[in-house]
Context: one part of a larger RNA
RNA sequence: GACGAACGCUGGCGGCGUGCCUAAUACAUGCAAGUCGAACGCUCUCGGCCUUCGGGUCACAUGAGAGAGUGGCGAACGGGUGCGUAACACGUGAGAAACCUGCCCCAAAGACGGGAAUAACUCGAGGAAACUCGUGCUAAUACCGGAUACCCCCACCAGGUCGCAUGGCCAGGUGAGGAAAGGCUCCGGCGCUUUGGGAGGGUCUCGCGGCCUAUCAGCUUGUUGGUGAGGUAACGGCUCACCAAGGCAUCGACGGGUAGCUGGUCUGAGAGGACGAUCAGCCACAUUGGGACUGAGACACGGCCCAGACUCCUACGGGAGGCAGCAGUGGGGAAUCUUGCGCAAUGGGCGAAAGCCUGACGCAGCAACGCCGCGUGGGGGAAGAAGGCUCUCGGGUCGUAAACCCCUUUCAGCAGGGAAGAAAAUGACGGUACCUGCAGAAUAAGGUCCGGCCAACUACGUGCCAGCAGCCGCGGUAACACGUAGGGACCGAGCGUUGUCC
Numbered sequence: 001g002a003c004g005a006a007c008g009c010u011g012g013c014g015g016c017g018u019g020c021c022u023a024a025u026a027c028a029u030g031c032a033a034g035u036c037g038a039a040c041g042c043u044c045u046c047g048g049c050c051u052u053c054g055g056g057u058c059a060c061a062u063g064a065g066a067g068a069g070u071g072g073c074g075a076a077c078g079g080g081u082g083c084g085u086a087a088c089a090c091g092u093g094a095g096a097a098a099c100c101u102g103c104c105c106c107a108a109a110g111a112c113g114g115g116a117a118u119a120a121c122u123c124g125a126g127g128a129a130a131c132u133c134g135u136g137c138u139a140a141u142a143c144c145g146g147a148u149a150c151c152c153c154c155a156c157c158a159g160g161u162c163g164c165a166u167g168g169c170c171a172g173g174u175g176a177g178g179a180a181a182g183g184c185u186c187c188g189g190c191g192c193u194u195u196g197g198g199a200g201g202g203u204c205u206c207g208c209g210g211c212c213u214a215u216c217a218g219c220u221u222g223u224u225g226g227u228g229a230g231g232u233a234a235c236g237g238c239u240c241a242c243c244a245a246g247g248c249a250u251c252g253a254c255g256g257g258u259a260g261c262u263g264g265u266c267u268g269a270g271a272g273g274a275c276g277a278u279c280a281g282c283c284a285c286a287u288u289g290g291g292a293c294u295g296a297g298a299c300a301c302g303g304c305c306c307a308g309a310c311u312c313c314u315a316c317g318g319g320a321g322g323c324a325g326c327a328g329u330g331g332g333g334a335a336u337c338u339u340g341c342g343c344a345a346u347g348g349g350c351g352a353a354a355g356c357c358u359g360a361c362g363c364a365g366c367a368a369c370g371c372c373g374c375g376u377g378g379g380g381g382a383a384g385a386a387g388g389c390u391c392u393c394g395g396g397u398c399g400u401a402a403a404c405c406c407c408u409u410u411c412a413g414c415a416g417g418g419a420a421g422a423a424a425a426u427g428a429c430g431g432u433a434c435c436u437g438c439a440g441a442a443u444a445a446g447g448u449c450c451g452g453c454c455a456a457c458u459a460c461g462u463g464c465c466a467g468c469a470g471c472c473g474c475g476g477u478a479a480c481a482c483g484u485a486g487g488g489a490c491c492g493a494g495c496g497u498u499g500u501c502c
Stems, first nucleotide, its partner, number of pairs: 001501003005498005012374006018367002020332001025330003029327003034073003039070002042067005047058004080285003090209007099202003104198007112146001114144002121136001123134004151178002154175004159170004183190002211257003218248003223245008260282004264275004287308005310321004338364001340363003346360001347358004377407004387398004413438005421429001446491005451472003457486005467474002
């Protein structure tokens, strides 16, 4: 000098930030991912007339709304944490002629003709529940054959051209294979299929770089390489069969310890050292361990299955759960906040749109935790009140300090007006910021230190006691070092102490 700090004393206001560093401990409660009726079938409600008040009837704008279900998209983003990881995890630079890519953009070509189901619903059954089973009915942009193929893929034949090896690209012939929803519509469009290109995203490989330890010196059998096969979006011992015996290491292999990495942050003249909160990029994880399914994308925080620990319900047969999301609770700890408001803005999902959802986000609340700014009044006022302290009793000092006179009104208070942020409408913040007016010095100062280092001295008390102390050291009867008082010094809504880094 710095801090995500804590502790002691003190504490007026505002702006902007920051706020579980420990138990990746256990979690009550609420919310955090839905949306689409312009994909689809169904049920219910709303209307007019009559009414004996039970209902009947009309379906005329074939209107509006609600509900669960089929279907589509999203749920792989956003948000959290740092356990693990010394690794191509990260940073940086290359490579992929070995790769994938929903939505979006550009371009080309197309969508013919059929079929069989099923949820919802009905009826029935089982169960304490969670839920499950059976029967019958039904729709689709759900599902399944067939046709067509500019094109794509595969095999074979043969040509041109290019390259860093495998090889790439272009054009041709033969054969095999591969589509679709002519759906919805408010008639404007929105969608569907195949292919090529793009953008953005992802996957893989390699060079180099960044911790400690030799009181760890040898390590390795899918190990190292080859052939073939399987697998993958794709290369590859990634996996398998066979074959060979290799591969790594004092330029530190292997083992152990520690640790998310980076942009950066702190310090320092720099070189360097230390750190990696907030913000941003990447990675890893989601009660512990394992696994796959769906999907363009996951081996998936608020999905599934299995196993373990734990908690809860139970009719004892069986079930339910996962805050390292936002708040909040217990616990741990020196220590870290509200079970708030709003989708108005920005952004995201769905939708043609209206819109719905959004604890992302925008705001507000709490905390001097930090930085910055402001205030607690200004001018005048005595050879100097009272009082305190001190004294050589003359005085000195607090001290222009106060009183008193004049003035001002920042902040706080009261009243009136009142935004920008919003494109036409729409403002949580918020009657906030800000402006104007009113009254009145009114509402607002402490902390540490005063022996030297180090700026600031006296008196009394105490008497190696009580105590102080960062180091040197003070205290045993004249203590500037302990305690109190007066005075002083330094900072100031803070001041000190402790911890850590430079």
Record summary
The part of an RNA shown here (small-subunit ribosomal RNA, 5' domain) has 502 nucleotides and comes from an uncultured prokaryote. It matches the Rfam family "Bacterial small subunit ribosomal RNA".